[in-house]
Context: one part of a larger RNA
RNA sequence: AGCGCAUGGUGAAUGCCUUGGCACUAGAAGCUGAUGAAGGACGCGACAAACAGCGAUAUGCUUCGGGGAGCAGUUAAGUAUGCUUUGAUCCGGAGAUUUCCGAAUGAGGAAACUCACCUAUGGUAAUGCGUAGGUACUGCAUAAUGAAUACAUAGUUAUGUAGAAGCAACCCGGUGAACUGAAACAUCUUAGUAACCGGAGGAAGAGAAAGAAAAAUCGAUUUCCCCAGUAGUGGCGAGCGAAAAGGAAAGAGCCCAAACCAGUCUUUGGACUGGGGUUGUAGGACCUUAUAUUAAAGAGUUACAAAUUUAUGAUAUAGUUGAAUUGGCUGGGAAACCAAACUAUAAAAGGUGAUAGUCCUGUAAACGAAAUAUCAUAAACUCUAUAGGGUAUCCUGAGUACGGCGAGGCACGAGAAACCUUGUCGGAAUCCACGGGGACCAUCCCGUAAGGCUAAAUACUCUCUAGUGACCGAUAGUGAACGAGUACCGUGAGGGAAAGGUGAAAAGAACCCCGGGAGGGGAGUGAAAUAGAAUCUGAAACCAUGUGCUU
Numbered sequence: 001a002g003c004g005c006a007u008g009g010u011g012a013a014u015g016c017c018u019u020g021g022c023a024c025u026a027g028a029a030g031c032u033g034a035u036g037a038a039g040g041a042c043g044c045g046a047c048a049a050a051c052a053g054c055g056a057u058a059u060g061c062u063u064c065g066g067g068g069a070g071c072a073g074u075u076a077a078g079u080a081u082g083c084u085u086u087g088a089u090c091c092g093g094a095g096a097u098u099u100c101c102g103a104a105u106g107a108g109g110a111a112a113c114u115c116a117c118c119u120a121u122g123g124u125a126a127u128g129c130g131u132a133g134g135u136a137c138u139g140c141a142u143a144a145u146g147a148a149u150a151c152a153u154a155g156u157u158a159u160g161u162a163g164a165a166g167c168a169a170c171c172c173g174g175u176g177a178a179c180u181g182a183a184a185c186a187u188c189u190u191a192g193u194a195a196c197c198g199g200a201g202g203a204a205g206a207g208a209a210a211g212a213a214a215a216a217u218c219g220a221u222u223u224c225c226c227c228a229g230u231a232g233u234g235g236c237g238a239g240c241g242a243a244a245a246g247g248a249a250a251g252a253g254c255c256c257a258a259a260c261c262a263g264u265c266u267u268u269g270g271a272c273u274g275g276g277g278u279u280g281u282a283g284g285a286c287c288u289u290a291u292a293u294u295a296a297a298g299a300g301u302u303a304c305a306a307a308u309u310u311a312u313g314a315u316a317u318a319g320u321u322g323a324a325u326u327g328g329c330u331g332g333g334a335a336a337c338c339a340a341a342c343u344a345u346a347a348a349a350g351g352u353g354a355u356a357g358u359c360c361u362g363u364a365a366a367c368g369a370a371a372u373a374u375c376a377u378a379a380a381c382u383c384u385a386u387a388g389g390g391u392a393u394c395c396u397g398a399g400u401a402c403g404g405c406g407a408g409g410c411a412c413g414a415g416a417a418a419c420c421u422u423g424u425c426g427g428a429a430u431c432c433a434c435g436g437g438g439a440c441c442a443u444c445c446c447g448u449a450a451g452g453c454u455a456a457a458u459a460c461u462c463u464c465u466a467g468u469g470a471c472c473g474a475u476a477g478u479g480a481a482c483g484a485g486u487a488c489c490g491u492g493a494g495g496g497a498a499a500g501g502u503g504a505a506a507a508g509a510a511c512c513c514c515g516g517g518a519g520g521g522g523a524g525u526g527a528a529a530u531a532g533a534a535u536c537u538g539a540a541a542c543c544a545u546g547u548g549c550u551u
Stems, first nucleotide, its partner, number of pairs: 001550009015536001016501002020472002022469007029461002031166002039101003042055003046079002049075003052059001061095006070083003106115003116135007137163009170201001171199005181188001185235001211218002222249004232240002253453003256397001260275006280431001282396004286390006297384004308380010319367003325340004341358002343347001349361003402426008412438001433448005488495002508535001511522004
């Protein structure tokens, strides 16, 4: 020096664990905000750095309930001082307080700051100063005032009322890409996606046929299955891609405008209010016939008219009761093992010094609310005529339907291109009417546009409760199991970590020795200290020491 073996160091893999995540199920909830939100800044503790809680009444105040012996949150062990069976701490309901910033709203502003005015009031000899309230903008309503300009109008002012901002996804609308695919690329595709903007709700949107169809058919909408990768569409390339029928979920239908009548006003054109009326087998007005009339019956707070109260019950927001085991043995420790018992509407689960139905918390089952909320039922309360006949006249949504040109949407790229929407130019009919049935025409059939409302079945989960997992187990699972959107980086938008485990219990090593200390050796604790805080296990690389063999 090399190769082995052994013992250590270093190192952190591995194993085991789980406080945290992930995915989902069921139920609940689905909004908060000028009565100042969400989110923050700064403060509040005897000693107080961070987190959590709270707001100058600041680690809390009041009250109503629960609960029953200790308590003054956590890291965090301590001392002091207190509170508490006259019921504290703690848990729940309701309330009070709630600095400053923030829509931020008196003005300004480089957020958490600066500077004002008005009213009332405190204080000062007086000024300064303090306290309470108010003073933003916009829409709407009402009123006052009031220019150029006579009446007026604009404007101004006051009062009242609403809005403003936030919020995970879901929803509707507006604007709207590119990479990409087409093995290049331009139509096309990606895709009406992403992104941005506006708006709303607990769902939204859609919705009671100017429908779908082709059978003497169906009968609002929505969603799912199927139809079907079909019919189609397509540089007929890449691709895109229905609908009806059938089967299910859920089911609910209504109100205006107009004709006509009455009233009020009127510039005599009409306007407004009330009645009336609301449809396709056309209906209504109008005329006429019959019945009924203030009781019965029906209905009602999600549409169909609208407001609310009371009672009862249930549920939610604290809780309560809750069965049944002992001995021996091994061990540091029994829940293991041995033996003999018991409970079970409870053998879910977690904890306890190893693996517990019978030790603890619980579990099955049963019970419980002063207060607030939700739901249901009942009562109060509120609302309500119907049927037939006649057809002369009137009404039935107009710059609309429809057409030309240009676009877009429909699975459908201009195509034979219907249908829907409309930028522009034209522009009807009025029930003997009008629209549609995929160019167009005829016949036939279906419907009644140009006004509006509408629950459920459907979508989603920032959030709460209970639970589940052939989900993860600390390089995994959220970025975050830990004072994590932290430390740190960046002018900024933004980017963004690492970091879990002593032991059953700190019993966390008194005392002695070496050393300046660090560290170590004894002693002691413990089952174990090669469990000693750099703490479970403790692999390998790497570094030593001892020893064997070879040279």
Large-subunit ribosomal RNA, domain I from a Bacilli bacterium, 551 nucleotides, folded computationally. Its mean pLDDT, the model's own confidence on a scale to 100, is 85. It was read from a public genome assembly.